Source information:
Model confidence (mean pLDDT): 81 of 100. A computed fold for a 72-nucleotide RNA from a Bacteroidota bacterium, annotated as transfer RNA. The RNAcentral record of the sequence draws on ENA. It matches the Rfam family "tRNA". By type it is a transfer RNA.
RNA sequence: GGUUCCCUAGCUCAACGGCAGAGCGUCCGCUUGUUAAGCGGAGGGUUGCAAGUUCGAAUCUUGCGGGAGCCG
Numbered sequence: 001g002g003u004u005c006c007c008u009a010g011c012u013c014a015a016c017g018g019c020a021g022a023g024c025g026u027c028c029g030c031u032u033g034u035u036a037a038g039c040g041g042a043g044g045g046u047u048g049c050a051a052g053u054u055c056g057a058a059u060c061u062u063g064c065g066g067g068a069g070c071c072g
Base pairs, nucleotide, nucleotide: 001071002070003069004068005067006066007065010024011023012022013021018055026042027041028040029039030038048064049063050062051061052060
């Protein structure tokens, strides 16, 4: 340099173009003599960045940034 893939919550990951979610973690409560375990709830997101397409984009297209693999 060429090419393929990945980037979503603190972490690991979901999400037919139509309300962004789960598990773990954090916080609060219930339970317990206390802790742990268990149960219930709450909080936490410019979906890497910028454009385009669309009535509507995490999702499709383009560029850029970061990461991984292969080829040279």